Notes
A computed fold for a 61-nucleotide RNA from Pseudonocardia sediminis, annotated as Fluoride riboswitch aptamer (crcB RNA motif). The prediction has a mean pLDDT of 80. RNAcentral holds the sequence, with entries from Rfam. The organism belongs to Pseudonocardia, within Bacteria. Of the family's consensus pairs, 100% are formed in the model. It matches the Rfam family "Fluoride riboswitch aptamer (crcB RNA motif)". Rfam 15.1 lists 2,293 matches to the family in 1,982 species.
Order: sequence, then C1' cells, then structure tokens
RNA sequence: ACAUCUGUAGGCGAUGGAGCUCGCCACAACCGCCGACCAGGCUGAUGGCUCCUACCCCGGG
Repeated sequence: ACAUCUGUAGGCGAUGGAGCUCGCCACAACCGCCGACCAGGCUGAUGGCUCCUACCCCGGG
C1' cells in the first nucleotide's frame, strides 16, 4: 500500500419524520402547566434552528 474476514454505530430532553447543534443519563436520564390538585381548564408536533407531515387560527380565490 492492497485484498479478505470479523467486530463496532447507546439511550433521553410533554404526541410524528429528517438534518445540524446543545445538554443530560448508564437502569438512569425522561414522563408540560393551571385548578379546591376533585371536577374541569390551557400552550406547544423543536431542548434550540431549519425543512416535511398532521393539527389550529385569519384572509383571499
């Protein structure tokens, strides 16, 4: 330097997919808020940025 074989690519950040980035965790990280914490009610598909999908609001054709 080439060829072959084997092994290796973790999980999570309140509901989906992808890229980038930040943080956290090793059975833990994580599992939204208000309310009398009962009944009932509120915001958001992101941890953050961008794009897509779904949903919601307003206007026009």